[in-house]
Small-subunit ribosomal RNA from Leontynka pallida, 1492 nucleotides, folded computationally. The coordinates come from a structure-prediction model, not an experiment, and the mean pLDDT is 84. Rfam family: Bacterial small subunit ribosomal RNA. It is recorded under the gene name rns. NCBI's taxonomy places the organism under Eukaryota, Viridiplantae, core chlorophytes, Chlamydomonadales, Leontynka.

């Protein structure tokens, strides 16, 4: 010294600006659930809205008169007088100016603070002197009137501490002085002295109060000028007092950017709440000022008010009225009504404490002291405590085993704070005694008996707490992010947790977090932010030194800053909150007294490092005027010439035969100034370029002669400012907005072409804005270099070149350092200083109103309501580009053969259908599931059956099992008879036989189950396709980077390959690639088959090959070329498919959650569909023909399959088959003649001796059964089609092509299909520029659900919000006039008037009051411009809305590169022109940097 915590959300992910949002603390609250006691405190924040009732200021008989009461005297008696106690009214004293409530008003000396001078103060306290003589009068009061009432009139009587007069005063007051003026009052006790108290005049004091100033605390400039009593003077008049405070004259003054005045808001403060703290925020209770009392004006009395329960006037209200006149003011306690989310009792008492009057008892006191309502709050206390498991019972979950709720309860034992009931019982009272509203209250003692006492909120992450059901983008939560679409920890219930707890949650508002207004303690190059430059005023800031003052500044003392409160420390209530007593910092403002050694002012002197000048040099598209000058182009004129020329991606408009274009020659005319030219130059910027001249601004370098701080920045304000664009007036080749026309387009108001007006160019004047940009404001210090270049200058040399050094400039690269990074880096975005302008979330919006400047266009300044939770910056990874650059690939070329044209056959679509089951749909569906639909198959439809079921396990009863026959029916299934009595155990029997069990099976039953090709492949497994056999996908560990990530996997080389090597901050590894595997080809052995093998087949083991070897080449890897070899550089083909992508496909092959059906969506049976056909589409078969068809002959093969099978010979028929029957479980026998091929004939270009589809009759053949709907024969018939448009497939060698031949599935077969097998057996490949797909660098991005992406606008609906508008409404406020009310002041010829004065009186006079007049004046009338807010037909904009309509501007080179200011123009994003920027892609070039 006691004190400072974050989180959540922008992204795929990171970093950082930057809003939103939360967690904390508070309250006079409030609202929802719930509720046991006590202290202590608070309680109409809103309507200063109206207010029934009742109290809230009254006392004083010791100031006076009646009055009443009783007692005594006098008197016969009426009556009269004494004394005592009373006291309503009344005169009169005092008090009511206090206490109490409220915050309208008020931005003001009103409030705090710290000062002053020209004031006044009753009651109190002190001092000093005084009270001494007189006088008229009035209320009560009696009488009479007026009046509804309220009140009130004459009239007559009366007292005083009332009122007046004279005397007195030197101390007051006037006055320069002389002078002058000016007071009083008793009353009460005593028998009296006296004594209490009053009372009058000065004087001091205390207390309260009036005034004056310094200083401090609120918004708006879209309020900039404001003031005539305004500022000062003079006399005057006025107050307590100073004062334009008033008024007459005088002057012209006086405030104001340091914010006047105006408009908006608020009573100030001590404190209060938050903060770590500067400090936000706010002024409820307490206390200190202030300002109002129905509103507004006004005096009056009185020390004191311009007066809260006083008075007059006007005004709105609301009462009574006998309509003629009257009363009224709760922002006093209470207590109504309204309003409101929302705030209490018509209580007790003056016992305390103060208060008012009183000599005093004592009255009165809604101040106060209490009590009562109310979880409003702050504190405190209970609702028991200790033991108690084999884990009941219930709930809830469940893997069904159990687990929680749970020691919780039940049960033992124990306490009694609280309750409840009974006794006792206060302090607070100051006392000698009395005196307690609270209140029989606090507190004490006993008795009873766990007895009376627990709730509310959350549980997705922030944030502590998790499961089940139901629900199914529905209902609903939500603070923020978001949850909710059939498994929801986020919605409702329920069970369990968690957190506070007589409360807990919500809600409102303040602070904090938030350094998100940054004084401590921010920024501005690309996130929001530097004025387009620059000049200069006010202001801020300012070099070296020396004196000097001391204003800042420090230091000490000292006054103040009420109490209360916060803080210390102590103490008192059982504790605490609450109370009480003392003590104290910091920090403000005054006052006194020092320090000057530091700094800053201020005053003087001095200096030269800032900055200026003066000399001599130099460079420059600096600027402004005049002149000249070619090149290009265009125009006119004249030659030559003779058909196109222009123009495009390809055209076309257009110009040309009336001679274009080309070319020549002469002439005219505007504008612009080629090469040099260069991150070269100048200038503040904007800009500035062709040459010569005048005029003219400013740097640089040198010299250090002159001045002596003269600087530096610069709100406001001047000046200049690029292109469009505006006036006027010239001027016009070329270019060229608008315009026409041609194209391109779905359409093109566009890009592209052909013409073309404005302007583009000169005067003069205007706008005044641009990416006016380095997106970087001006000045100055200081902090490594390297390098280029421009303009000078010095030294030195080997001197016409070269070095080194040094000043200005303009550039690049780089270090520390700084940045979010990128990136800046002596030209700082680095470390300091000084001024200055800007920012504070994103849209709305540079918009809307106001104002200012502009002819206009426009410019400038410049909001708000709504809306949203983001907007954005660098950087990272992928994806994407109609970006680059490398590579590969039947990907393209070149080569062969096809499809797309017909027929036919299969698959789909569609349509049709009782049904034409389902699935697969780009590539990756479509002769695909299906290796073979006629019944079965089948899932589908129509009709007939069945309900434990066509299958499983489990139970009982009954038969064996099975087997044949007959009826009925399309069958299923239904009825009737018969025939069988088995197998294994036990028992009884000698044994047959018999009885009982048990298996398997068959029928009957009843129930738990079965069944489901029914739903979701987007709930799943497993399987599969693709990309792709493409060459990638990745870890560990280090290094790099705030991070995401990078690196390893990068440059080069090579390869089929991330293969291999050689460089490397990386070093190894995994998964892929290759290798092992399997088939072919070569040899070798061994065995075996066969009638038979020269070594032929089979099928086991092996051998071979590895870029080994030679030769070029290269660092190497590795290519090339050769040699040997059956094979050469993976020898061929196949198996093998990485990380991962399509919610790719399959619940119909199996599995399988979760929802559906259960006499049906289950089963079974017959019949029918799956094969249905205007028409599309794939995908094969045959062809079309002579490299052919046909007829006869003739030759070589490999796989495979066979006993329910293959099935030779022979026989028969034209054939298909058919009989009969060998052989063969296969190296025997069969199936098995292979075709192309060859060789002889014919056929000779024809829809034919092609071609064979359709049809038709006649057989065969499977099969329970070929009609729907099988396949073969034979004989008839003889369609289409003559190589086939757009397009588009496949295929690199034993391959395409072409020839035929197996076999699975299968009773037969739709097989032209798949799967395989052999015979013949070709052409191309210059290569990589395009296409398609891949890879790998790089680059841009506003995408990341990733280009099938994002995403503008304008129309179309609907809701919101604001604006504009013919006008209307309505508010406060001002100007200048009317008219005035009470009132005050001035005045008055009218009237009235005891107290004082003249007078004997009468009368008169001072004074006084009424009544007139008149300033001043409130309301109230009429008017006038302002200002402010409500409304309005419409009229345009904006902002929001899961799935509307036009294009399709941006983001990639977004397909015409964006964008900025401008003008035009067009449905609409937009598009053209001029000028401008890079925040522009790609290429090429140049410059510059690095290296070599």
């Nucleotide at each position: 010294a006691u004190g400072g915590a974050g989180a959540g959300u922008u992204u795929g992910a990171u970093c950082c600006u930057g809003g939103c949002u939360c967690a904390g603390g508070a309250u006079g609250a409030a609202c929802g659930c719930u509720g046991g006691c006590g202290g202590c405190a608070u309680g109409u924040u809103u309507a200063a809205u109206a207010c029934a009732u009742g109290c809230a200021a009254g006392u004083c008989g010791u100031a006076c008169g009646a009055g009443g009461u009783g007692a005594g005297g006098a008197g016969c008696a009426a009556u009269c007088u004494u004394c005592a106690c009373u006291g309503u009214a009344g005169u009169g004293g005092c008090g009511c100016a206090c206490g109490g409530g409220u915050g309208c008003g008020u931005a003001a000396c009103a409030c705090g603070u710290a000062a002053g001078a020209a004031c006044c103060u009753a009651c109190c306290u002190u001092u000093u002197g005084g009270a001494g003589g007189g006088g008229g009068a009035u209320a009560a009061c009696a009488a009479u009137g007026g009046g509804a009432a309220a009140c009130u009139g004459u009239u007559g009587c009366u007292a005083a501490u009332a009122c007046c007069c004279c005397a007195u005063a030197c101390a007051g007051c006037u006055g320069a002085g002389a002078a002058g003026u000016g007071a009083a009052a008793g009353u009460g006790a005593g028998a009296a002295a006296u004594c209490a108290u009053a009372c009058c005049a000065a004087g001091a004091g205390a207390u309260g109060g009036g005034c004056u100033u310094g200083c401090g605390g609120c918004u708006g400039a879209u309020u900039a000028g404001c003031u005539a009593g305004u500022u000062g003077g003079u006399g005057a008049g006025g107050u307590a007092a100073u004062a334009g405070c008033u008024u007459a004259c005088c002057a012209a003054g006086g405030c104001c950017a340091u914010g006047a005045u105006c408009a908006g808001u608020a009573g100030c403060u001590g404190g209060u709440u938050u903060u770590a703290g500067a400090a936000a925020a706010u002024g409820a209770a307490c206390a200190g000022c202030c300002a109002c009392a129905c509103u507004g004006g006004g005096a009056c009395u009185g020390a004191g008010a311009c007066a809260c329960g006083g008075c007059c006037c006007a005004g709105a209200c609301u009462c009574c009225u006998a309509c003629g006149g009257g009363a009224g003011g709760c922002a006093g306690c209470a207590g109504u009504a309204a309003a409101g989310a929302a705030u209490u009792u018509u209580c007790c008492a003056c016992a305390a404490u103060g208060g008012a009057c009183g000599a005093a008892a004592g009255u009165c006191u809604g101040a106060u002291g209490g009590a009562g309502c109310a979880a409003u709050g702050c504190c405190g206390c209970g609702u028991g405590g200790a033991g108690g498991a084999c884990g009941a019972c219930c709930u809830g979950c469940u893997g069904u085993g159990g687990c929680a709720g749970u020691u919780a309860a039940a049960c033992u034992c124990c306490u009694u704070u609280u309750a409840u009931c009974a006794g006792a019982g206060a302090a607070g009272a100051a006392u000698a005694a009395a005196u307690g509203a609270c209140g029989g209250u606090a507190u004490c003692u006993g008795a009873u008996g766990a007895a009376u006492a627990a709730g509310c909120a959350u549980c997705g992450g922030c944030u502590a707490a998790c499961c089940c059901u139901g629900u199914g983008c529905c209902a609903g939560c939500a603070g923020c992010c978001g949850c909710g679409g059939u498994a929801a920890g986020a919605c409702a219930g329920g069970g369990g947790a968690u957190g506070c707890a007589a409360g807990c949650g919500u809600u409102a508002u303040c602070u904090g977090g938030a350094u998100u207004g940054a004084u401590u303690g921010g920024g501005c190059g690309u996130a929001a932010a530097g004025c387009g430059u620059u000049u200069g005023u006010a202001g801020g800031u300012g070099g070296u030194u020396u004196u000097g003052a001391a204003a800042g500044u420090c230091u000490a003392c000292u006054g103040u800053c009420a109490a209360a409160g916060c803080u210390c420390a102590a103490g008192g209530c059982u504790u605490a909150a609450c109370c009480u007593u003392g003590g104290a910092a910091a920090g403000g403002c005054g006052g006194u007294a020092g320090a000057g050694u530091a700094c800053u002012c201020c005053a003087a002197g001095a200096c030269u490092a800032g900055a200026g000048u003066g000399u001599g040099a130099u460079a420059g598209a600096g600027g402004u005027u005049g002149g000249g000058g070619g090149a290009a182009c265009u125009c006119u004129u004249g030659g030559u010439g003779g058909a196109c020329c222009g123009g495009u991606g390809a055209a076309a408009u257009g110009g040309g035969u009336a001679g274009a274009u080309a070319u020549c020659a002469a002439g005219g005319g505007g504008a612009a100034c080629a090469c040099c030219a260069g991150u070269g130059g100048c200038g503040a910027a904007g800009g500035c370029g062709c040459c010569c001249a005048a005029c003219u601004g400013g740097a640089u370098c040198a010299u250090u002669a002159c001045u002596g701080a003269c600087a530096c920045u610069g709100a406001g304000g001047g000046a200049c400012g690029a292109a469009a664009g505006c006036a006027a007036g010239g001027g016009g080749a070329g270019u060229g907005a608008a315009g026409a026309g041609g194209a391109u387009u779905a359409g093109a108001u566009a890009c592209c072409c052909u013409c073309g007006u404005a302007a583009u160019c000169c005067u003069u004047g205007c706008c005044g804005u641009a990416a006016a940009c380095a997106u970087u404001g001006a000045a100055a210090a200081c902090u490594a270099g390297g390098u280029a270049u421009u303009a000078g200058u010095c030294u030195a040399a080997u001197a016409u070149u070269u070095a080194g050094a040094u000043u200005a400039g303009u550039g690049c690269c780089g270090u520390a350092g700084c940045u979010a990074a990128c990136g800046c880096g002596u030209u700082a975005a680095g470390u300091u200083u000084u001024c200055c302008g800007c920012c504070u979330g994103g849209g709305g919006a540079g918009u809307a109103u106001g104002c200012u400047c502009g002819c206009a266009a426009g410019a400038g300044u410049g909001g708000a309501a709504c809306u949203c939770a983001a907007a954005g910056g660098a950087a990272u990874u992928g994806a994407c580009g109609g970006g680059a650059u490398u590579c590969u690939a039947c990907a393209c070329a070149a080569u062969c053969g096809g499809u797309g044209g017909a027929u036919u056959a299969u698959g789909c679509u569609g349509c049709u259908u009782a049904a034409u089951u389902c699935g697969a749909u780009g590539a990756u569906a479509c002769a695909c599931g299906a290796a073979g639909a006629a019944c079965c198959u089948u899932a589908c439809c129509g009709g007939g059956g069945u309900u434990u079921g066509a299958c499983a396990u489990g139970c009982u009863a009954a038969g064996a099992a099975u087997c044949a026959a007959c009826c009925a029916g399309a069958a299923a299934c239904g009825g009737u008879u018969g025939a069988g009595u088995g197998u294994c155990c036990u028992g009884u029997u000698u044994a047959u036989a018999c009885a009982g069990g048990a298996a398997a099976c068959u029928u009957a039953g009843a129930c738990a189950c079965a069944g489901g090709u029914g739903g979701u492949g987007c709930a799943u497994g497993g399987c599969u396709g693709u990309c792709g056999u493409c060459a990638g996908c990745u870890c560990g560990u280090g290094c790099c980077g705030u991070c995401a990530g990078g690196u390893g996997u990068a440059u080069g080389g090579u390869u089929a390959a991330g293969u291999c090597c050689c460089a490397u901050a990386a070093c190894g590894a995994g998964c892929g690639c290759a290798a092992c595997c399997c088939u072919c080809g070569u040899c070798u052995u061994u065995a075996g088959u066969u009638a038979a093998u020269u070594u032929a087949c089979u099928a086991a083991a092996g051998a071979g090959a590895c870029u080994g070897c030679u030769g070029g080449u290269g660092u190497a890897a590795g290519c090339c070329a050769g040699a040997g070899g059956a094979a050469g550089g993976u020898g061929a083909g196949g198996a093998u498919g990485a990380c991962g992508u399509c919610a790719a496909g399959u619940c119909a092959g199996c599995a399988u959650g979760c929802c559906c059906c259960u006499u049906a969506u289950a089963u079974c049976c017959c019949g029918g569909g799956c094969a249905g056909c205007a028409a599309g589409c794939g995908u094969a078969a045959u062809a079309c023909a002579a490299u052919g068809g046909u007829u006869g002959g003739g030759a070589c093969a490999a796989u495979c399959a066979g006993u329910u099978g293959c099935g030779a010979u022979c026989u028969c028929g034209c054939a298909a088959g058919a009989g009969c029957u060998a052989g063969c479980u296969a190296a025997u026998c069969u199936g098995u003649u292979a075709a192309a091929c060859c060789c002889a004939g014919c056929c000779u270009u024809a829809g034919u001796u092609c071609g064979g589809a359709u049809u038709g009759u006649a057989g065969g053949c499977u099969g329970c059964a070929a009609c729907u709907c099988g396949c073969c024969u034979a004989c008839a018939u003889g369609a289409a089609g003559c190589c086939g448009g757009a397009a588009u497939c496949g295929a690199u060698a034993g391959u395409a092509a072409u020839c035929g031949c197996u076999g699975a599935u299968c009773a037969g077969c739709u097989a032209a299909g798949c799967a395989g097998c052999g015979g013949u057996g070709a052409a191309u490949a210059u290569g990589u520029u395009c296409c398609u797909a891949g890879a790998a660098u790089u680059u841009g991005u506003a995408c990341a659900c990733a280009c099938c992406g994002c995403c503008c606008g304008u129309c179309a609906c609907a809701c919101c919000a604001a604006g504009g508008a013919a006008g209307u409404u309505g508010g406060g406020a001002c100007g200048a006039g009317c008219c005035u009310a009470a009132g005050u002041g001035g005045u008055u010829a009218u009237c009235c008037u005891a107290a004082c004065c003249c007078g004997u009186a009468a009368g008169g006079g001072a004074g006084g009051g009424a009544g007139g007049c008149u300033a001043c004046a409130a309301a109230g009338c009429a008017u006038g411009g302002a200002c402010c807010a409500g409304u309005g037909a419409u009229c345009a904009u904006g902002g929001u809305g899961a799935a509307g309509u036009c294009g399709u501007a941006a983001c990639a080179a977004g397909g015409u590169u964006u964008c900025g200011c401008u003008a035009g123009u067009g449905g609409a994003a937009g598009c053209u022109g001029g000028c401008g920027a890079a925040g522009g892609a790609u290429a090429a070039u140049a410059u510059u940097u690095u290296u070599u």